[in-house]
RNA sequence: AGAGUUUGAUCCUGGCUCAGAGUGAACGCUGGCGGCGUGGAUUAGGCAUGCAAGUCGAGCGAUCUCGCAAGAGAUAGUGGCAAACGGGUGAGUAACACGUGAGUAACUUUCCCUAAAGUCGGGCAUAGCAUCGAGAAAUCGGUGGUAAUUCCCGAUGUGGUCCACUCAUCGCAUGGUGAGAGGAUUAAAGGCGGGGACCGAAAGGCCUGCCUCUUUGGGAUGGGCUCGCGGCCUAUCAGCUUGUUGGUGGGGUAACGGCCUACCAAGGCAUAUGACGGGUAGCUGGUCUUAGAGGAUGGUCAGUCACACUGGGACUGAGACACUGCCCAGACUCCUACGGGAGGCUGCAGUCGAGAAUCUUUAGCAAUGGGCGAAAGCCUGACUAUGCGACGCCGCGUGCAGGAUGAAGGUUUUCGGAUCGUAAACUGCUUUUGUCAGGGAAGAAUACUUCGAUAUUAAUAUUAUCGAAGCUGACGGUACCUGACGAAUAAGCCACGGCCAACUCCGUGCCAGCAGCCGCGGUAAUACGGAGGUGGCGAGCGUUACUCGGAAUCAUUGGGUGUAAAGGGCAAGUAGGCGGUCUAUUAAGUGAGGGGUGAAAUCUUCCGACUCAAUCGGAAAACUGCCUUUCAAACUGAUAGACUUGAGGCUGUGAGAGGAAAAUGGAAUUCGCGGUGUAAGGGUGAAAUCUGUAGAUAUCGCGAAGAACACCGGCGGCGAAGGCGGUUUUCUGGUACAGUCCUGACGCUGAAUUGCGAAAGCUAGGGUAGCAAACGGAAUUAGAUACUCCGGUAGUCCUAGCCGUAAACGAUGAGCACUAGGUGUCGGACCUUCGGGUUCGGCGCCGCAGCUAACGCAUUAAGUGCUCCACCUGGGGACUACGGCCGCAAGGCUAAAACUCAAAGGAAUUGACGGGGACCCGCACAAGCGGUGGAACAUGUGGUUUAAUUCGAUGCUACGCGAAGAACCUCACCAAGGCUUGACUUGCUCGUCGUAUCCCGCUGAAAGGCGGGAGUCAGUUAGGCUGGACGAUGCACAGGUGCUGCAUGGCUGUCGUCAGCUCGUGUCGUGAGAUGUUGGGUUAAGUCCCGCAACGAGCGCAACCAUUGCCCUAUGUUGCCACCCGCGAAAUCUUGCUUGCAAGAUCCGCGGAGCACUCUUAGGGGACUGCCUGGGAUAACCAGGAGGAAGGUGGAGAUGACGUCAAGUCAGUACGGCCUUUAUGCCUUGGGCUACACACGUGUUACAAUGGGCGGUACAAAGGGUUGCCAACCCGCAAGGGGGAGCUAAUCUCAAAAAACCGUCCUCAGUUCGGAUAGAAGUCUGCAAUUCGACUUCUUGAAGCCGGAAUCGCUAGUAAUGGGAGAUCAGCUCGCUCCCGUGAAUACGUUCCCGGGUCUUGUACACACCGCCCGUCAAGCGAUGGGAGCCGGGAGUACCCGAAGUCCUAUGUAGAUAGGCCGAAGGUAAAACUGGUGACUGGCGCUAAGUCGUAACAAGGUA
Repeated sequence: AGAGUUUGAUCCUGGCUCAGAGUGAACGCUGGCGGCGUGGAUUAGGCAUGCAAGUCGAGCGAUCUCGCAAGAGAUAGUGGCAAACGGGUGAGUAACACGUGAGUAACUUUCCCUAAAGUCGGGCAUAGCAUCGAGAAAUCGGUGGUAAUUCCCGAUGUGGUCCACUCAUCGCAUGGUGAGAGGAUUAAAGGCGGGGACCGAAAGGCCUGCCUCUUUGGGAUGGGCUCGCGGCCUAUCAGCUUGUUGGUGGGGUAACGGCCUACCAAGGCAUAUGACGGGUAGCUGGUCUUAGAGGAUGGUCAGUCACACUGGGACUGAGACACUGCCCAGACUCCUACGGGAGGCUGCAGUCGAGAAUCUUUAGCAAUGGGCGAAAGCCUGACUAUGCGACGCCGCGUGCAGGAUGAAGGUUUUCGGAUCGUAAACUGCUUUUGUCAGGGAAGAAUACUUCGAUAUUAAUAUUAUCGAAGCUGACGGUACCUGACGAAUAAGCCACGGCCAACUCCGUGCCAGCAGCCGCGGUAAUACGGAGGUGGCGAGCGUUACUCGGAAUCAUUGGGUGUAAAGGGCAAGUAGGCGGUCUAUUAAGUGAGGGGUGAAAUCUUCCGACUCAAUCGGAAAACUGCCUUUCAAACUGAUAGACUUGAGGCUGUGAGAGGAAAAUGGAAUUCGCGGUGUAAGGGUGAAAUCUGUAGAUAUCGCGAAGAACACCGGCGGCGAAGGCGGUUUUCUGGUACAGUCCUGACGCUGAAUUGCGAAAGCUAGGGUAGCAAACGGAAUUAGAUACUCCGGUAGUCCUAGCCGUAAACGAUGAGCACUAGGUGUCGGACCUUCGGGUUCGGCGCCGCAGCUAACGCAUUAAGUGCUCCACCUGGGGACUACGGCCGCAAGGCUAAAACUCAAAGGAAUUGACGGGGACCCGCACAAGCGGUGGAACAUGUGGUUUAAUUCGAUGCUACGCGAAGAACCUCACCAAGGCUUGACUUGCUCGUCGUAUCCCGCUGAAAGGCGGGAGUCAGUUAGGCUGGACGAUGCACAGGUGCUGCAUGGCUGUCGUCAGCUCGUGUCGUGAGAUGUUGGGUUAAGUCCCGCAACGAGCGCAACCAUUGCCCUAUGUUGCCACCCGCGAAAUCUUGCUUGCAAGAUCCGCGGAGCACUCUUAGGGGACUGCCUGGGAUAACCAGGAGGAAGGUGGAGAUGACGUCAAGUCAGUACGGCCUUUAUGCCUUGGGCUACACACGUGUUACAAUGGGCGGUACAAAGGGUUGCCAACCCGCAAGGGGGAGCUAAUCUCAAAAAACCGUCCUCAGUUCGGAUAGAAGUCUGCAAUUCGACUUCUUGAAGCCGGAAUCGCUAGUAAUGGGAGAUCAGCUCGCUCCCGUGAAUACGUUCCCGGGUCUUGUACACACCGCCCGUCAAGCGAUGGGAGCCGGGAGUACCCGAAGUCCUAUGUAGAUAGGCCGAAGGUAAAACUGGUGACUGGCGCUAAGUCGUAACAAGGUA
């Protein structure tokens, strides 16, 4: 000294919580010793028992005991003193009770000290005692007699008191003090010693000492009374008071005083500086905390007050209205013979009760102190000691050193290790503590005794002072010292997610539980429980409670109020607060010095004593305060005087919806009358209600009524605010400027108070055209008590009176001063070059410094200062309840608590979202083409069914998906039968080597089980060795398509091939963040250009890659065949002719030759907005054109940024954890995944003539092939069979391309369309086609005639349409992937739907609109208001009754009695206040998943 917690993040405001210190503590776990402290905080509840106040025989009489006596001792009574102290407690008390400082000229003070004087003479009683009596007792009465330091009378009077007088002196008033003389009045008591002379019979007188006694003065000490100042809450207590305030007379007191009383006056509380009332409380020194200022507290110790079972009262006394005295009343307890009595632990112990909780029924007067006494001494639960309690503080110990196979064991592990850990064991040492034994204090000397000295005295008595010796210890044989023994007797508690030092394993599985706040726990919990380890403290440690701190979170030091809580709606103005310039005086504030006081203890510093410390002692300082005195005079105040700048006045000139009243005007609206005129009008998103043929709406004329005043009109004007708008008149308030004439601080603010105060509302009376709550109707809607429409009453208007509130807002109190400017406008004055400028006063905008959390404010401050007022202190409950005041009512003003939450909130940031805005893109829409949705079938899914229908995928992004192919296998599912180190991997152990391997038989559905036979390894040191293989037993382990995709890797889908996503440095911002990346253009593109506090860079885009389209070069077999050669022969043509022959040509085939072409395979070229024109900022780029095979990324691929969806996958593989181990593993047979009222997705085939059937004739590309593709040829209607050439492929083969084209039939029909379904017969694959394959032939010939709402794909070689091939595969496809043929239509455009991008805006969202969130109702719990009432409590008022007792009166006095006043307790009555409870009732708060709607947050869908 700070920290945690509101948010996705930030700054601020703001509350809650924590870390510290403390305690008279308690509780939990634990516990070795000592010292010093401390201990009934609750029931001021009740108390058994013992003790806590006596003493004096040197005051007195008497009695008893001892003693021969002298004498000594004891004591009930009387008398004296004490018992008013000491000890306890904190109920009451808000008070002169306490603290502090004064006063007492208004007082007292036993004992003590000091001074002066005195102590004479007499007398009457009474207890004890004796006796009689009453009573259970407590106790009491009668009679007799007795003493005193008891009581009374007289004397004396230094003195005191009183009366009147004189003088002196002092004081703040009353008055005080001193001196003098006169008068009156007023006292006493003795006791104990000693003694020479004298007297005396003695006692004694007398002398002397001490004590006691009387009067008075002074002192000291204690006390009474009075006053200033100081210290709690409440105004939801605002007025209180009748002995009240004062006076006079009287009484009373030690003393002033309404302290009491009678009479008189009507005051008093100097009440908002808080009276009176209510609540709470003993006060203080101090204690705790704190940097301090403060805050809290008042236990122990000390001072003081109050109380003593509850209430009242007096007596005695110096002192009491008396804790262990008295009287009375009451409650309670006890005794009783029932007639009466006794008692008071809030003394010390102790007991019960209540409570979370607080001790011994101890020892002693040895010390300190107190009472009595001459003294010895006695008494002392004060006190000193002791016991009990870890209750607190302090000290000590539980050992120290060495010791690494880092033992065993625990924990953990990545299996290597790590850690507990030098810790232990073990070795050596020490002995504080402990046990035993021995020694052994201080606390104790000023008392007393004895002796000595000095003083007193006549004195050697006595007494006092001084010196010496002796006596006295509860604690206690204690502290302390010494010896012996032996590591011996001694460690726990809490925590370990952050705050906050300290981490892992197991168990548990939103359970059990934890938690001070935030929050942990739903299968990998450092937060629960246990363990190991670690951290902290340590004879303690935690928890709980409370106080201060942190909290600047009540802010004097030291806060705020535009938006976070907070400026009163506005003004006038009282009290109060504050106040311009100069001069003088004063000294209240202020400053300086001195004096008094501020008890001690405590705190602080220093020194000292216990071995240290705690503790204790001494000294100093301090006690920040109060009182008093002297000085100063700047400032504030006061008094006096002056001034003009603040304020006000005067004169002049103005502006204005400032206010009030009266009058008046036009337009519009509605209504009425009349005219024209005809079928609609009106209204809405669309309608309807409504008006209209009885004539509306429209239009023209006239009339009536009420209300409001278009244009001007303006962030223009006026007003304190609310507010004020046609025009005119009257009355009236404020204000600006100019002049600088007057007054001379007259000022500012402003609780209380008073006035004004929009709209709505209320009362009474008018008025009512339009508008319009309520209400009625029409719509909308799931509903529509709304939004929209048609009507419509209060009201809106006027007069008079209430109400007194608004987002009464600039959410900004008033006043004064100071602090850059720019610009506009209103009013005045001045200047003017007539443009404008200067100045004063308003109203706006922008902006600097400064301020602010930021937004923002910024001479009209939210800046800098001063003055005054108002207000705030977490959210909710609550602009509420109760009470009070106001109001006719509605309601207003003032204004809590219980309970509940850890937030509520402000500003700004980034996102997301909006039924906000702007811009842009996409087969997104539109324009087109073809489909799906209807049918049948195929296929997948859901559902259902089933022994099983294995599992996964589930909006787009699951559903011809995983599955590129379920008859067995696959296979994970089901039924049944089997196996258990296992079907498979590795290691150890044992065995066999006649091994391994192969064959056969029996049983069985198979797996499996049982049995038989064949077979005869290598090396070597020759061994019973080694290697290798195999088998077996057991152990480690294998195995798992078992679970968790929400523990994971990897891979994938999707947004999206969308154009975005970020970083470094710099700059800006307190910060989150911003800038860059925004802006102007442009692009398919964050593509590029320009601009710019940014400059650069990265991942994406593009390009690079492969493919396709053109060209060139190279290559030339298996490809190609133009030119050339050869061979062949069918056909055609020409020529010759022998007329069917020859030659030639064409075409075709084959073989050469060749590589031109096609093609193959490589390598290059080509396209870059390069060129031209125009547009554009001259840029980027765009439009058009040329050339070109191709033109503006040429087409199409691969390529998928940061991230999102806890998206998908543990069943592809991998992998953490969990589960299983004669089973969830493995093997086998059979079944199932193929089920079928149904629903959906994706497809195929169709519904036909752009077609179908039949026949004929063309043209591909890309692939596959040796367990294979399979030619020719033959058989079969066909599927196919036979056959066997060729081919490991540019060679052979699958292989026929099909649509197209040509010809022909069909002629619009359920058909020559369509082919489902079904029957029969077959083929092929395969161990096996029944469940459950494909194909062929014949027959059968279903639905279906173009498809509702809705919905999908596609922009060019695309859609559509036709076929071909491949993967998987024994076989099996309408699916998937690839290939070629034929080959369109349309796009105006971006309003709308969907998705996306950028900028901006609003937000109460951030799990981010599938968000948030409001209210009623229903349920549970909690506290609270009202409530017919009911039950208490305290304080009063009136009256009744009235104890004890003081006082008064009377009986001549005393004793005593009677009466009276007052008077506690009690009773009666009516009110007020306050608490508890109460059927029922009102709202409020809280509570994972209730109901109804959707009010707010986005324009939240009616701002």

This is a predicted structure of a 1503-nucleotide RNA (small-subunit ribosomal RNA) from a metagenome. Its Rfam family is "Bacterial small subunit ribosomal RNA". The sequence is in RNAcentral, with records from SILVA.